Parts: sequence; structure tokens; C1' cells
RNA sequence: GUCCUCGUGGUCCAGCGGAUAAGACGUCGGCCUGCGGAGCCGAAGAGCGUAGGUUCGAAUCCUACCGAGGACG
Repeated sequence: GUCCUCGUGGUCCAGCGGAUAAGACGUCGGCCUGCGGAGCCGAAGAGCGUAGGUUCGAAUCCUACCGAGGACG
């Protein structure tokens, strides 16, 4: 330098054009318990790397840039 993949709650990860962005762990509250970090119930927390574009509608498609990883030279 060229090409490929990825970038979503604190962490891991789903979603692949149309709802209120699903789930696990973690956190907080309650219940339970002799106590409990174990078990059960519930709650809060992300508008999706940034900026444009396409579309009636975009986390999802396109472009550029930023960042991470990889391949080639």
C1' cells in the first nucleotide's frame, strides 16, 4: 500500500429492510435461609464506531472516514 472480517447495554453475544434492539453473565431490589456469594422473583441499563447516501421505512443496503484483527506484497 491492496484486500478480507469485525465495531450493538459494564462484559459476551443475537438481530440480516418494517414492534417496545432478544439473551447470558454482571449490577440493584425483594423473597427464601441459621447466614449466604446458593436458589427463586423482579428492575435498571444500548438506538446500534462517526458522517453522508438509498428507501415510505436502515443496527440491517451503499460510500467515505476512524478503530480492532487477519491475509498478501
The RNA shown here (transfer RNA) has 73 nucleotides and comes from a Candidatus Latescibacterota bacterium.
It matches the Rfam family "tRNA". The family's RNA type in Rfam is transfer RNA.
The RNAcentral record of the sequence draws on ENA.